[in-house]
RNA sequence: GGGCGAUUAGUUAAAUGGUAUAACUUCGGUCUCCAAAACCGACGUCGUAGGUUCGAUUCCUACAUCGCCCGCCA
Numbered sequence: 001g002g003g004c005g006a007u008u009a010g011u012u013a014a015a016u017g018g019u020a021u022a023a024c025u026u027c028g029g030u031c032u033c034c035a036a037a038a039c040c041g042a043c044g045u046c047g048u049a050g051g052u053u054c055g056a057u058u059c060c061u062a063c064a065u066c067g068c069c070c071g072c073c074a
Base pairs, nucleotide, nucleotide: 001070002069003068004067005066006065007064010024011023012022013021018054026042027041028040029039030038047063048062049061050060051059
C1' cells in the first nucleotide's frame, strides 16, 4: 500500500427499509429478623459524517477503531 470482516445499553447478543429488543449488570419494590434466592418494575443503546428514500440499525460513500490475510522496501 491492497483485500476481507466487525462496530447496537455497563457486558454479551438479536433485529429481511416501517414505534430498537432480550439476557446479565445497576437501581427501586415485594418477601425475610437480616441477607441471598425468587418475583414485580425502572433506567439506559444503533462508531462518526454525508448520500438515497415518504421513512435507514438495515442500502451507498468517506472516515475512525479493532481483527484477519496478501504485497513492497529495509
This is a predicted structure of a 74-nucleotide RNA (transfer RNA) from Candidatus Kaiserbacteria bacterium RIFCSPHIGHO2_01_FULL_55_79. Rfam family: tRNA. Gene Ontology term of the family: triplet codon-amino acid adaptor activity. Lineage of the source: Bacteria > Bacteria candidate phyla > Candidatus Kaiseribacteriota. RNAcentral records the identical sequence in 4 taxa. The coordinates come from a structure-prediction model, not an experiment, and the mean pLDDT is 83.